Molecule: glmS glucosamine-6-phosphate activated ribozyme aptamer
Organism: Megasphaera sp. AM44-1BH
RNA sequence: GUAAAAUGGAUAGCGCUAGUGCCUGCGUGAGGAACAGGCAGACGAGGUAGAGAAGUAUCGAAGAUUCAGCGGAUGUCUCUCGGCAGCUCCAGCCGUUAUGCAAUGAAAAAAAUCACACUGGCAACAGGGUGGACAAAGACUUUGCAGGGAGUGCA
Numbered sequence: 001g002u003a004a005a006a007u008g009g010a011u012a013g014c015g016c017u018a019g020u021g022c023c024u025g026c027g028u029g030a031g032g033a034a035c036a037g038g039c040a041g042a043c044g045a046g047g048u049a050g051a052g053a054a055g056u057a058u059c060g061a062a063g064a065u066u067c068a069g070c071g072g073a074u075g076u077c078u079c080u081c082g083g084c085a086g087c088u089c090c091a092g093c094c095g096u097u098a099u100g101c102a103a104u105g106a107a108a109a110a111a112a113u114c115a116c117a118c119u120g121g122c123a124a125c126a127g128g129g130u131g132g133a134c135a136a137a138g139a140c141u142u143u144g145c146a147g148g149g150a151g152u153g154c155a
Base pairs, nucleotide, nucleotide: 014071015070016069017068019067020040021039022038023037024036025035043060044059045058049080050079051078052077053076081095082094083093084092086152087151088150089149090148099146100145101144102143103142105140114131115130116129118127119126120125
């Protein structure tokens, strides 16, 4: 490095922690600082053709350190590949369910928060369980409009 098996996991709001906050110990009349050990540090929805680059990468829920920072990342840009009314090229828009804009409709188990108990931990806190809710973007449905230029095949 390849293959197989077993186990665990379900993966990009993801991972991490030198700041910060908090807990315990030490200490004290009671505290603080320091020190030691620990805890917290994004709730889901959505998003990946390939390579490279830059660096505050979509949407809402919530109102908490969801602070601050580091790394990463499906976003963005460039190129390549691919798709878009016969074909080829250019331009444009997209990404394999592959053209855009506007309107429209229904759905997508939202999750945390909350309530109820439970388990682990001295604690900060962590974990799953039950119950009842509540989104938006995008995609999709339907309708309308737009869908350029050059060359060329067939009728």